[in-house]
């Protein structure tokens, strides 16, 4: 900086107290989360094949708990829209 971000995807093993950006709030947490390896999954974007469109594959980063969990900032009666943050990829 551009694009996306409502959908998809877990079993072991170690480790132990936080974690889910952040702030309130609500959740997941020793029936061990967070994180690490391992294998497996998804298929977000790059890439590879086919192609108007789209599909297929999984080689590169990623991802596999709630819509980015909701809400903050502006418009709005409210819905909903937008902006800013934040991730993710080139």
């Nucleotide at each position: 900086u551009u694009a996306u971000c409502a959908a998809g995807a877990g079993u072991g093993a170690a480790u132990g107290a936080g974690g889910g950006a952040c702030a309130g709030g609500c959740c997941c947490u020793u029936u061990g989360a967070c994180u690490u390896c391992a294998c497996a999954g998804c298929a977000a974007c790059c890439u590879g094949c086919a192609u108007a469109u789209u599909g297929c594959a999984a080689g590169g980063u990623g991802c596999u708990a709630a819509u980015a969990c909701c809400u903050g900032c502006g418009g709005u009666a409210a819905u909903c829209c937008g902006a800013g943050u934040g991730a993710u990829a080139a």
The prediction has a mean pLDDT of 85.
Predicted 3D model of a 90-nucleotide RNA (SAM riboswitch aptamer (S box leader)) from uncultured Eubacterium sp.
The sequence is in RNAcentral, with records from MGnify.
The model forms 97% of the base pairs in the Rfam consensus.
It matches the Rfam family "SAM riboswitch aptamer (S box leader)". Rfam's curators write: The SAM riboswitch is found upstream of a number of genes which code for proteins involved in methionine or cysteine biosynthesis in Gram-positive bacteria.
The source organism's lineage runs through Bacteria, Bacillati, Eubacteriales, Eubacteriaceae and Eubacterium.